Context: one part of a larger RNA
């Protein structure tokens, strides 16, 4: 100087407390451990691994296994020899890869021709390729984490023999090393804040979206004429600064209340992550030193595996019902996506779906019926008209192909489950809870992920305690 203490003081954070909903029990989905296996490819392992790399494992992917092949190689550059333009089409064996084999066609440049040459292809030789093989304790880059925490430092000066200290401490204050005051310090840098984006109010510009607001037309509908007032869209601006008032305070910083205002005291959300820590993670994204393999640890193909299943754990979904289930009717979103795409109306089918193709490169058409909600009806507390696992049968869709191993529909079957031990998680407001919708990936496959809106709570006395953290101080035989 740090680190640590079941030392002290001060102060924060859904840290506790106060509340609401879960997990832990059930079934299923998914990841992991384990076990099994020819293989169940590899990595990630307290917080900070475990719906993680996977924003899509039937083949492919694929790195694994079994078997069948190839070796200058699936891919790059170059040298050299020989043959042939390139290219196209067959035959035999075979699961394919591949092996063997047959045929068609002639182009460009120099040249009368013979012949030579360029690109490309094949065969041979040689340099080399190739490796998801090892080392993240050799590395770059990127990332997680403490932590959006309020800290981490420097120059000069001063103090100390020196390590170092001071500044950065103290009194207040703040979300903040934020600001004020004090002060052997005076300044400065990286962080904080602000500048950026979205959202909340208004103005303006602009109108093939919107509007019966106004006029006209229509059986009716913004459907048409006409019109940009309103809504909206998206560009420009305004607006909030403790600016004003009262009180408190050291007259300061600032704090409490009030006015006006769409909005207050960083308005709400996002992006933004200091010096560093964990030899944290990644050699399988990529790059890369070293080591190792080179008829194989490279490469091609078929099939299998990554989907196994006595078990154990994590994360989720669906429930256990009446604030519910079933049923008829009837409303109201936002944000997105769409061309080998989204697909309407109509018709067929109980349905998945089929047929059909209008329209739309999309404020214009389509996906698209939002759902919960609301208004009626049935059920009457029961393993039930709860719940839907499992299994049987029949179908649909994608795709070369759904046996291993896809999703969906219909009929039947109806399991566990009556609110969950010890323990444990999230959340402070348009939040939790609850309800549906969209997107990426994608032929197909979403209970995951990333977004979007609808309905919309309860509680916070307080900081004694648990966890993490900040500042000062104290002890130390630790570094």
């Nucleotide at each position: 100087u740090g680190a640590c203490g079941g030392g002290g003081g001060c102060c924060c954070g859904c840290a506790c407390a106060a509340g609401c909903g879960g997990u832990g029990g059930a079934g299923c989905a998914u990841g992991u451990g384990g076990u099994u296996u020819a293989a169940u490819u590899c990595g990630a392992u307290g917080c900070a691994a475990c719906g993680c790399g996977a924003a899509a494992a039937a083949c492919c992917u694929u790195a694994c296994c079994u078997g069948g092949g190839c070796u200058u190689g699936a891919c790059a550059u170059c040298u050299u020899u020989c043959g042939g333009a390139a290219c196209c089409u067959g035959g035999u064996g075979g699961a394919a890869a591949c092996a063997c084999u047959a045929g068609g066609u002639u182009g460009c440049c120099c040249g009368c021709a013979a012949g030579g040459g360029a690109a490309c292809c094949g065969a041979g030789a040689g340099a080399c390729a190739g490796g998801u093989g090892c080392u993240g304790c050799a590395u770059g880059g990127c990332u997680g984490u403490c932590g959006u925490c309020a800290g981490c430092u420097c120059g000069u000066g001063c103090c100390g023999u020196g390590a170092g200290g001071u500044g950065u401490u103290g009194g207040g204050u703040u979300a903040a090393g934020u600001c004020c005051c004090a002060u052997a310090a005076c300044g400065a840098g990286c962080g904080c804040a602000a500048c950026c984006c979205c959202u909340g109010c208004c103005u303006u510009u602009a109108g093939u979206u919107g509007c019966g607001a106004c006029c006209g037309g229509u059986a009716a509908c913004g459907c048409c004429g006409a019109g940009c007032a309103c809504u909206c869209u998206a560009g420009a601006g305004g607006g909030a600064c403790u600016g004003c008032c009262u009180g408190g305070g050291a007259u300061a910083a600032c704090c409490a209340g009030g006015a006006g205002g769409a909005a207050g005291g960083u308005g709400g959300g996002g992006a933004u992550g200091a010096c560093g820590u964990c030899a944290a993670g990644u050699c399988a994204g990529c790059a890369u030193g070293g080591c190792c393999c080179u008829u194989a640890c490279g490469u091609c193909c078929a099939g299998g595996g990554c989907u196994a299943c006595a078990c154990a754990c994590g994360u989720g979904c669906u429930a256990c019902a009446a604030u519910g289930g079933c049923u008829g009717g009837u409303a109201c979103a936002g944000a997105g996506g769409g061309a080998u795409g989204c697909a309407a109306a109509g018709c067929c089918g109980c349905g998945a779906g089929g047929u059909g193709g209008a329209g739309c490169a999309a404020a214009u058409c389509c996906c698209a019926g939002a759902a919960a909600a609301c208004c009626g009806g049935c059920c009457u507390c029961a393993g039930u008209u709860c719940a839907g696992a499992u299994c049987g049968g029949a179908g649909g869709c994608u795709g070369c192909a759904a046996c291993u191993c896809g999703c969906c529909u219909c009929c039947g079957u109806g399991a566990a489950g009556g609110c969950g031990g010890a323990a444990u998680c999230g959340c402070u407001a348009g939040u939790a809870a609850u309800c549906g919708c969209g997107g990426a990936u994608c032929a197909g496959c979403a209970g995951g992920c990333c977004g979007c809106g609808g309905u919309g709570a309860a509680u916070a006395c307080g900081u004694u305690c648990c966890c993490g953290g900040g500042c000062c101080u104290u002890g130390u035989a630790c570094a």